[in-house]
RNA sequence: AGACGUUCUCGGGGCGGGGUGAAACUCCCCACCGGCGGUAUUGAUGGAUUUCGGUCUAUCUGAGCCCGCGAGCGCCUUCCUCCUUAUAUGGAAGAAGGGUCAAGCAGAUCUGGUGAGACUCCAGAGCCGACGGUCAUAGUCCGGAUGAGAGAGAAUGCAG
Numbered sequence: 001a002g003a004c005g006u007u008c009u010c011g012g013g014g015c016g017g018g019g020u021g022a023a024a025c026u027c028c029c030c031a032c033c034g035g036c037g038g039u040a041u042u043g044a045u046g047g048a049u050u051u052c053g054g055u056c057u058a059u060c061u062g063a064g065c066c067c068g069c070g071a072g073c074g075c076c077u078u079c080c081u082c083c084u085u086a087u088a089u090g091g092a093a094g095a096a097g098g099g100u101c102a103a104g105c106a107g108a109u110c111u112g113g114u115g116a117g118a119c120u121c122c123a124g125a126g127c128c129g130a131c132g133g134u135c136a137u138a139g140u141c142c143g144g145a146u147g148a149g150a151g152a153g154a155a156u157g158c159a160g
Stems, first nucleotide, its partner, number of pairs: 002158001004157007016030004031140002033129002035069004043060007064127002072105002074101001075099004079094001081092003109125005131143003
């Protein structure tokens, strides 16, 4: 110091108040929350330099809605089981395995200000949020999940 190997560790937050009702942390009013990488006019701290105006530099930090990724659903596929058919074939189900899955569910931002430059800063106003469950419709409750995982870090090995 690297595009690498191995092992280990880490790796998601949030319903408080009021209303209606037989029943709501699910509806209505107010509230609360924001995974990972990138981008960068943020901020903090240290260092160097200075004509004391600044300039340079290192580290950390810096977007839910800009680009991409992840989990979930779904899709495809394999397997198993069942039904059907004529042996073909067609169909159903599965808390089973796998996937280099384009697309889908599936996502959501504008206005003003500053400035050379901002959808990232400042101000304001908005918007978004898997599946299954539930005395009543859920981003916030319960469950799959003591799971999985984008990735982050450490140790160690190794090419150069």

About this RNA
The RNA shown here (FMN riboswitch aptamer (RFN element)) has 160 nucleotides and comes from Gluconobacter oxydans. RNAcentral holds the sequence, with entries from Ribocentre. The coordinates come from a structure-prediction model, not an experiment, and the mean pLDDT is 75. The model forms 100% of the base pairs in the Rfam consensus. NCBI's taxonomy places the organism under Bacteria, Pseudomonadati, Pseudomonadota, Acetobacterales, Gluconobacter.